Annotation
This is a predicted structure of an 80-nucleotide RNA (c-di-GMP-I riboswitch aptamer) from uncultured Paenibacillus sp. Rfam family: c-di-GMP-I riboswitch aptamer. About the family: GEMM was predicted in a large-scale screen for bacterial structured RNA regulatory elements. Taxonomically the source falls in Paenibacillus (Bacteria, Bacillati, Bacilli, Paenibacillaceae). RNAcentral holds the sequence, with entries from MGnify.
Parts: sequence; structure tokens; C1' cells
RNA sequence: GAAAAAGGCAAACCUGCCUAAAGGCUGGGGCGCAAAACUUCAGGCCUAAGGAUUCCAUCUACGGCAGCUGGGUCACCGAA
Repeated sequence: GAAAAAGGCAAACCUGCCUAAAGGCUGGGGCGCAAAACUUCAGGCCUAAGGAUUCCAUCUACGGCAGCUGGGUCACCGAA
């Protein structure tokens, strides 16, 4: 990151499974992505089983989101 080339990944939704949930895995499916490859270091966001409380509810991560932002690491092609 402009034109290409070789490719890659896979949103929503659906099947089956795990889970308290968020969410994850699996098969289908493609919204899109130049890092939509990896990594929770920082911020942010989601959930609240358990715990706490002023107990109609509220708070809380040791749970999660990498396709939320930044950082770190690896990587294909190569014009200005």
C1' cells in the first nucleotide's frame, strides 16, 4: 500500500458440542480483512458463577473479546 500475482483468513446466520454467562470449538456459510497471523503488556468493552452489600437490585474477574484501540513478535508481493 498503487497496479497486479500467489495465496490466506472468515462476519452475520445455521448444525453439533462446551460453558453460569460472556464467549469458545466444530461443519456449513461469506460480511469483510494488507496482517481479520500470533501474543492479554496497557487501555477499553462484555459477562457475573462465586463473593460482597444499603439485598425488588447493585458492585466485583480469578472468566472473556486479538474482527475495539495501542504495544510486542513473525510473514507474501513490491510503484510513487